[in-house]
Background
Predicted 3D model of a 479-nucleotide part of an RNA (small-subunit ribosomal RNA, 3' major domain) from a wastewater metagenome.
Context: one part of a larger RNA
RNA sequence: UGACGGGGGCCCGCACAAGCGGUGGAGCAUGUGGUUUAAUUCGACGCAACGCGAAAAACCUUACCUGGGUUUGACAUGUGGAGAAUCCCGUUGAAAGACGGGAGUGCCCCGUAAGGGGAACUCCAACACAGGUGCUGCAUGGCUGUCGUCAGCUCGUGCCGUGAGGUGUUAGGUUAAGUCCUGCAACGAGCGCAACCCUCACCCUUAGUUGCCAUCCUUAAGUUGGGCACCCUAAGGGAACUGCCGCAGUUAAUGCGGAGGAAGGUGGGGAUGACGUCAAGUCCUCAUGGCCCUUAUGUCCAGGGCUACACACGUGCUACAAUGGACGGAACAAAUGGUUGCUAACCCGCGAGGGGGAGCUAAUCCAAGAAAUCCGCUCUCAGUUCGGAUUGGAGUCUGCAACUCGACUCCAUGAAGCUGGAAUCGCUAGUAAUCGCGGAUCAUCAUGCCGCGGUGAAUACGUUCCCGGGCCUUGUACA
Numbered sequence: 001u002g003a004c005g006g007g008g009g010c011c012c013g014c015a016c017a018a019g020c021g022g023u024g025g026a027g028c029a030u031g032u033g034g035u036u037u038a039a040u041u042c043g044a045c046g047c048a049a050c051g052c053g054a055a056a057a058a059c060c061u062u063a064c065c066u067g068g069g070u071u072u073g074a075c076a077u078g079u080g081g082a083g084a085a086u087c088c089c090g091u092u093g094a095a096a097g098a099c100g101g102g103a104g105u106g107c108c109c110c111g112u113a114a115g116g117g118g119a120a121c122u123c124c125a126a127c128a129c130a131g132g133u134g135c136u137g138c139a140u141g142g143c144u145g146u147c148g149u150c151a152g153c154u155c156g157u158g159c160c161g162u163g164a165g166g167u168g169u170u171a172g173g174u175u176a177a178g179u180c181c182u183g184c185a186a187c188g189a190g191c192g193c194a195a196c197c198c199u200c201a202c203c204c205u206u207a208g209u210u211g212c213c214a215u216c217c218u219u220a221a222g223u224u225g226g227g228c229a230c231c232c233u234a235a236g237g238g239a240a241c242u243g244c245c246g247c248a249g250u251u252a253a254u255g256c257g258g259a260g261g262a263a264g265g266u267g268g269g270g271a272u273g274a275c276g277u278c279a280a281g282u283c284c285u286c287a288u289g290g291c292c293c294u295u296a297u298g299u300c301c302a303g304g305g306c307u308a309c310a311c312a313c314g315u316g317c318u319a320c321a322a323u324g325g326a327c328g329g330a331a332c333a334a335a336u337g338g339u340u341g342c343u344a345a346c347c348c349g350c351g352a353g354g355g356g357g358a359g360c361u362a363a364u365c366c367a368a369g370a371a372a373u374c375c376g377c378u379c380u381c382a383g384u385u386c387g388g389a390u391u392g393g394a395g396u397c398u399g400c401a402a403c404u405c406g407a408c409u410c411c412a413u414g415a416a417g418c419u420g421g422a423a424u425c426g427c428u429a430g431u432a433a434u435c436g437c438g439g440a441u442c443a444u445c446a447u448g449c450c451g452c453g454g455u456g457a458a459u460a461c462g463u464u465c466c467c468g469g470g471c472c473u474u475g476u477a478c479a
Base pairs, nucleotide, nucleotide: 001479002478003476004475005474007473008472009471010470011469012468013467015463016462019427020426021425022424023423026318027317028316029315030314031313032312033311034309035308042053043052064304065303066302067301068300069299070298073129077128078127079125080124081123082122083121086103087102088101089100090099091098092097107118108117109116110115131293132292134291135290136289140287141286142282143281144280145278147276152191153190154189155188156187157186158167159166160165171182172181173180197270198269199268200267202238203237204236205235206234207233208232211228212227213226216225241264244258245257246256247255248254320420324379325378327376328375329374330373336367337366338365341360342359346355347354348353386417391412392411393410394409395408396407397406433455434454435453436452437451438450439449
């Protein structure tokens, strides 16, 4: 100087407390461990691994296994030779491939022509080399997680100290903040904080179609005429600064209350992550040193596996019901996607879906019915008209192909489950809870992920305690 202390002081954080809803019990989905297996590819392991890499494992992916092939190679550059592109057929084979046959020459340059040379492409030969998701993340770059959006981490000069180092950065206040004020052997500065950026909330200006409709006309319908007031869209601007008033405070910083205001003291949310820590994670994104393989640890193909199942754990979905289930009727979103695409009307089918094909490169057309909600009616506390697992049958769709191993529909079947032990998680407001909608990936496949809106709470006395963190101080046989 740090680190540590079941030392002290001060202060924060859904850290506790106060509340609301869960997990832990059930069934299923998914990940992991274990076990099994020819293989169940690999990585990730307290927080910070376990719906994680994977924003899509039937083939492909695919790295694993079995079997069949191949060796200048699936891919790149270079040398020599031949044909030159390309297309078709046959035999064999699971395919990859192997063998055989046929058609067929173009392009550029020289040349009348014959012919010669050349570029792309294919084959043959030999060698340089290719190739490796093989090892080492404890050789590395880059990227990322975490402490933590915590308020810290440093430097120059000066001063103090033999020195390590200290001071500044401590102290008194204050703040979300090393934020600011005052004081001080310090005076300044840098990286962080804040602000500048995006978005939401209010107003104005500009603009008025595909959007909107107050007045006039019109219609089944903003449908047509008309209009751009309003809504909205999207570009620019304004608005909030403790600016004003009162009180407290050191006359300060600032705090508390008030006015006005759409918004008030950082207005809500996002992006933004200092010096560093964990030899944290990744050589399976990529790059890369070293090592290793080179008729194989490379590469091609078929099939299988990654989907196994006595069990254990994590994360979720659906429930156990009446604040509910079923049926009928009525209403209100936002955001997004769409041309190898979204697909309307209409017809067929109980339905998944099929037929059909208008419109739309989209404020125009389509996905598109929002759902919870409201109204009416039924069920009456039961393993039920709760719950939907499982299984049988019949189908639909995608795709070369749904056996291993897809999703969905209909009929039948109806399991466990009556609110969950010890323990444990999230959340402070348009939040939790609850309800549906969209997107990426994608031929098909979502209870996951990323977004969107609808309905919309309860509680916070307080900081003694648990956990994590910041500052000062103290002890130390630790570095």
Its mean pLDDT, the model's own confidence on a scale to 100, is 83. It matches the Rfam family "Bacterial small subunit ribosomal RNA".